[in-house]
Formats: sequence, C1' cells, structure tokens
RNA sequence: CGGGUAAACCAGGCGAUCGCGUGCGCAAGCAUGAGGAAAGUCCGGGCUCCACAGGGCAGGGAUGCCGGAUAACGUCCGGCGUAGGUAACUAUAGGGAAAGUGCAACAGAAACAUUCCGCCGAAACGGGUCAGGCCGUGGUAAGGUUGAAAUGGUGAGGUAAGAGCUCACCGGCGUCCUGGAGACAGGGCGGCCGUGUAAACCCCAUCCGGAGCAAGACUAAGACAGGGCAUUUACGGCAGUUGCCCGCUGCCGCCCGAGAGGUAAGUCGCUGGAUGCCGUCAGUAAUGGCGGUACAAGAUGGAUGAUCGUCAGAUACAGAACCCGGCUUACGGUUUGCCCGCUUU
RNA sequence: GCUGCUGUAGCUUAAUGGCAGAGCACUUCAUUCGUAACGAAGCGGUUGGGGGUUCGACUCCCCCCAGCAGCUCCA
Repeated sequence: CGGGUAAACCAGGCGAUCGCGUGCGCAAGCAUGAGGAAAGUCCGGGCUCCACAGGGCAGGGAUGCCGGAUAACGUCCGGCGUAGGUAACUAUAGGGAAAGUGCAACAGAAACAUUCCGCCGAAACGGGUCAGGCCGUGGUAAGGUUGAAAUGGUGAGGUAAGAGCUCACCGGCGUCCUGGAGACAGGGCGGCCGUGUAAACCCCAUCCGGAGCAAGACUAAGACAGGGCAUUUACGGCAGUUGCCCGCUGCCGCCCGAGAGGUAAGUCGCUGGAUGCCGUCAGUAAUGGCGGUACAAGAUGGAUGAUCGUCAGAUACAGAACCCGGCUUACGGUUUGCCCGCUUU
Repeated sequence: GCUGCUGUAGCUUAAUGGCAGAGCACUUCAUUCGUAACGAAGCGGUUGGGGGUUCGACUCCCCCCAGCAGCUCCA
C1' cells in the first nucleotide's frame, strides 16, 4: 500500500426569524420536544380484564450439545463437537434412526439380505459328453453398470474365486480406565448384525391458561326492532371463563344481536422505570452488588418543522402512539485491533 | 395501534416432497368477400424475494416484500 476480518463510536453543533405539541404562568413569556433502528410485529415479560390463573382428559404449540446470565426468552456470555477459510475469524434447529410407522421419484439386477453382467469349479447332488464347468442346482458383493446414497476405506496376506476371513493404519460402535463440573478428550480391549431422512409422523426431556391499551375504569346523553334459553325458585336455567368435563363467577330474566338510531363526546390508563449516566467491587464474560447523580415527548386528525448564517462539510436509513428486554431487516460516516499478500529498510 | 389471511403464465385456478399443468386470453396458420365461432400449431412461469433442511422444495422451517380483511363507544 492492497485485500480481508472483528469491534467500538457518531447520527450534526451554535446563532437568528417564523411556526407547532406539552407543562408552568393572569399575561408577556419561560422550559422542553423521536431512533439506532421509533420499522417488521418474530420471540419474551410487565400492566389490565376474565377466579392474582385452579383440577382432569384429549389435542395442540414451542424449545432441544454443556455450563452460566436474566424478571423472562427461541435472547446473551463462556466452552465442546462439527463445517468453512491459508489465516484473523465465522456459521451451527447440534437429543433419539438398536421402540415403531412412513418415504427414498427417475435410473438401476437390487433402495432391508439383492446375482443383471462378471469371477470360480475346491466340496456335494443331478444331467450330458470321446473329453473339458459343458448344463442345472451351487460358491462369490472383489470388479462393472445406475444413483444423492449399494451394507466401512486403503494396502497386504489368504482363497477355487472371494469375503473383517486374518493383519496394519484410518473411520465408526460397544465397554473399561484416566482427565474434566459437564458437553467431551486421550488411551486399552473387543468386535464391524447393516444406509439416509425426525425443519416426515413419532419417542424422550423441559416449558406453555385466554385475550390484548380499539386491554380496561369512570362520566355524559338518549334508548327501538329481531332472536335464543328459562319462567317447576334451585339437585334448575342461561351466560362468561380455551376444545370437552369439573370447579368458579354473575344473574333470576339473562344473553345474543350490530339491523334502524345517536356520538365520532370527555377524564383516567399515559409515562419515574427490570430507567439513564458516572464511579467502584465481584466475575474470563454475559451480568450483578454498592454509592453518587439526573428526570429525559406523551399527541388523539395526531406536535417535534421551515428558511438564512456559520463551522472544512451536513449527507444515508428513517417518524414515538401503554411500557420494557431481545431478535431480524434497512442504512451514511469515523476510528481501532487482528490476519494474509506485496514493496522498502 | 392490534389481530388474521393470501401470493403459481396477462386473468381464473390445479399439482402425496419426485417432469410445474389446465381453461380463457395472446400470436401464427387454415376457413371467409370480411369478421366471429369451429379447427391446427405455438408463445407465455425467478411458483412474491432471499436463506436453510433434504439426494431432491410450489409443498417443510426461518427472515423480508406486497396485498386484502376484521377490531371504537352508547351496548
């Protein structure tokens, strides 16, 4: 210098004029006013109502190496294994296929034990020949063919030909020992009776009640059709609560209804919280403890803007709607560490 | 704001995880004086996009994109 890789930070500042929301103020005016993703609504929680969330059955959903963090999580941190990369580093839905079922199209002889071609003629049976594995049974999965995949791979021995049949190395399985908290790693011994797929059904383990701020609470005005069930007063009926049952709750007239009509009404919920920042301690880290300090939008046709000046320059993605923790996606710029290559010394 | 659903050729739609097909439309030919219909042939697909699982994905899983529908109060 070029390429790569990982991480951190910023997301304009100041001044003037005009304008908007909120709070305070009699008023003038003063203070304050979007994000790292406010987004997608993909997970987890708080909060609200249904019983402060209950029992059983069936069914469903989610997660899935080990250890830790957390309010919780499918998130995060640290490891293990595997895969990719020369490396820095990155990715990883990564339990079980020896419980069972399904599927594996086409091709191919065969896709659970298969002889199509090939190889053999040692042993046994039958047939045939002058004679010969010549023929049928037979032995054989080493080779060929097909495929994503053919029942461990390579080499040697062995054999009639072959074969984990035997041996060496590698791979994988079981078991024992050692190390580790564990995933797992290393070693010894045995044996190779077997493919893939569980983001197919399934099995195992763990977890999961429903709805969502248009939740929900209060205030104001007016008040009609239609329908269901009950009308036997409580061992009943209806409704709500997740599919069913129980239980619970409400009512004794309750409920459905969204058709006609009214209002597009007001107040609360609404922002001070698992909050931010700084310091320190524990921890490899995620994170947690302690101390100090700060208060930082709350709209409801929905504010947070426009113009000019200046700084070397102002430019991407994008606009809160109950609130937090994550994930994912979009996107401009700056800096630093590390790796590889080249050049110079 | 919340919730749910859908996406395959220009339109309407099929397809057990195993060759992406139909009908209409369109183009050309044929027929006709000409047009339509009938007949013959043909064109037309990033299965909304990307990634993953799998030997193999329209189909299964994840992330995006686009579109549609429902949900206020009196009650």
Two RNAs folded together computationally: RNase P RNA and transfer RNA, 420 nucleotides in total.
Rfam match: Bacterial RNase P class A. Rfam describes the family as follows. Ribonuclease P (RNase P) is a ubiquitous endoribonuclease, found in archaea, bacteria and eukarya as well as chloroplasts and mitochondria.
The prediction has a mean pLDDT of 77.